[in-house]
Transfer RNA from an Alphaproteobacteria bacterium, 77 nucleotides, folded computationally. The prediction has a mean pLDDT of 82. Rfam family: tRNA. About the family: Transfer RNA (tRNA) molecules are approximately 80 nucleotides in length. By type it is a transfer RNA.
RNA sequence: GGGGGGUUAGCUCAGUUGGUUAGAGCAGAGCGCUCAUAACGCUUUGGUCACAGGUUCGAGUCCUGUACCCCCUACCA
Numbered sequence: 001g002g003g004g005g006g007u008u009a010g011c012u013c014a015g016u017u018g019g020u021u022a023g024a025g026c027a028g029a030g031c032g033c034u035c036a037u038a039a040c041g042c043u044u045u046g047g048u049c050a051c052a053g054g055u056u057c058g059a060g061u062c063c064u065g066u067a068c069c070c071c072c073u074a075c076c077a
Base pairs, nucleotide, nucleotide: 001073002072003071004070005069006068007067010026011025012024013023019057028044029043030042031041032040050066051065052064053063054062
């Protein structure tokens, strides 16, 4: 340099054929339970869907560019 994959909650990840309000587990907060802690149960907070633009009546989802991460490959030394 070329090719492929990825970026969604604090962390790890789902998200169907583009359709109204974006989810899970863990973590956090509160409560219950306990002498107490852990575990467990209940409730709850938390989102610029990487950034910018485009298509569309409508975009996390499609297209383009940029940034970052991972893998494969080529070249130089």